Small-subunit ribosomal RNA, central domain from a soil metagenome, 301 nucleotides, folded computationally. RNAcentral holds the full RNA, with entries from SILVA. Model confidence (mean pLDDT): 84 of 100.
Context: one part of a larger RNA
């Protein structure tokens, strides 16, 4: 490369939208592009192959014949294919009427609970673990009761429930708004599928710039443990975690799967081709950066 495959053996692009291109639904007419059929020409010698012959044989080598999968011409078929017309509705959409949803975007707004502040009551402790301690507390904590502030998340409902293309989405109410399903058959009449590039979305973690800031907590500070203890447990606690706007473009597991197939049949895309090196240098690109996509070789088993 021919090929063989991709749920865990190496392989599905993280989703989705569409460009080229690929593919493509039922009738009929014509056309003859692909396709088939006959037939001509052309395919140089030499070589191979088959046949006869010449060196004593062979190799070698002379003659004839056969191939030379193409291409080119002319003559025909008309199924499949294409291209032109012309219809069809079942495939794709449109309308109409429905109910269902944490689909998505904004705005308001409620209770519980934690944590601070004020203040009443109250006294010796609380807290925390195996067990301690560090830490809080007589300058009055911890319990309670009343008041307030402030933040981020909505118990029960809740459910191998829903919804969305996928990340993902959960208190209530209101505006905007996407989809998919049921039912009517009113319309259009293939308008389809599938998608190299492209464009958009895309958790967490991180970056920017400004706001917030209760809990939680990477980093750090201390107390334990322990030979040690840069851990696990314990007392703190800053980024972060929220909010808006703009960037990053990335990601593991788990299960066989079975009409929602990982079954068979056709069509597109992507993607592997032994293990390390290695997603690693180089090199292009995108990124504020972190790094991202792309993506080798020596060399060794």
């Nucleotide at each position: 490369u021919u090929g063989g495959g991709c749920g865990u053996a190496a392989a599905g692009g993280g989703c989705g939208c569409g460009u080229a291109g690929g593919c493509g639904g039922c009738c009929u007419u014509g056309c003859g592009u692909g396709u088939c059929u006959u037939u001509c020409g052309u395919g140089a010698a030499a070589u191979c192959c088959c046949u006869c012959g010449g060196c004593u044989u062979a190799a070698c080598u002379g003659a004839g014949g056969a191939c030379g999968u193409g291409c080119g011409g002319a003559a025909g078929a008309a199924a499949c294919u294409g291209c032109a017309g012309g219809g069809c509705u079942c495939g794709a959409g449109u309308c109409c009427g429905g109910g269902a949803g944490a689909g998505g975007g904004g705005g308001g707004u409620g209770g519980a609970a934690u944590u601070c502040c004020c203040a009443g009551u109250g006294u010796a402790g609380c807290g925390g673990u195996g067990a301690a301690a560090u830490g809080c507390g007589u300058a009055g904590a911890u319990a309670u009761u009343g008041g307030g502030a402030g933040g981020a998340a909505c118990a029960c409902c809740g459910g191998u429930g829903g919804c969305g293309a996928a990340g993902g989405c959960g208190g209530c109410c209101c505006c905007c708004u996407g989809g998919a399903c049921c039912g009517g058959u009113a319309c259009u009449g293939a308008c389809g599928c599938u998608g190299a590039g492209g464009c958009g979305c895309g958790a967490a973690a991180g970056c920017g710039u400004g706001g917030g800031g209760a809990g939680c907590a990477a980093a750090c500070g201390g107390g334990a443990u322990u030979a040690g203890a840069u851990a696990c447990c314990c007392c703190g606690g800053u980024a972060g975690u929220c909010c808006a706007c703009g960037c990053c473009g990335u990601a593991a597991a788990a299960c066989g799967c079975a009409u929602u197939a990982a079954g068979u049949g056709c069509c597109c895309c992507g993607c592997c081709u032994g293990g390390g090196g290695a997603g690693u240098a180089c090199g292009g690109u995108c990124g504020c950066a972190a790094g991202g996509c792309u993506g080798a070789a020596a060399c060794u088993c």